Notes: A computed fold for a 75-nucleotide RNA from an Endomicrobiia bacterium, annotated as transfer RNA. NCBI's taxonomy places the organism under Bacteria, Pseudomonadati, Elusimicrobiota, Endomicrobiia. The same sequence occurs in records of 2 taxa. Rfam family: tRNA. Its family is annotated with triplet codon-amino acid adaptor activity in the Gene Ontology.

[in-house]
RNA sequence: UGCGUUGCUAGCUCAAUUGGUAGAGCAAACGACUCUUAAUCGUUAGAUUAUAGGUUCGAUUCCUAUGCAGCGCAU
Numbered sequence: 001u002g003c004g005u006u007g008c009u010a011g012c013u014c015a016a017u018u019g020g021u022a023g024a025g026c027a028a029a030c031g032a033c034u035c036u037u038a039a040u041c042g043u044u045a046g047a048u049u050a051u052a053g054g055u056u057c058g059a060u061u062c063c064u065a066u067g068c069a070g071c072g073c074a075u
């Protein structure tokens, strides 16, 4: 460098039952508790689902191209 394959979703780690309301844990903010902190409990916010198109009434999901990362093969 080329080919094949897997993956890319919240700040981080990951779900989403074979197309039908995008969620959990941790972290963050606020509150309760406490003399204070930590721990614990509660609440809240946080997403252009890598990017751009296509199919569809409807796409995280299917198709195409591109980017990035892992693995394998070749050079």
Base pairs, nucleotide, nucleotide: 001074002073003072004071005070006069007068008067011026012025013024014023020057028044029043030042031041032040050066051065052064053063054062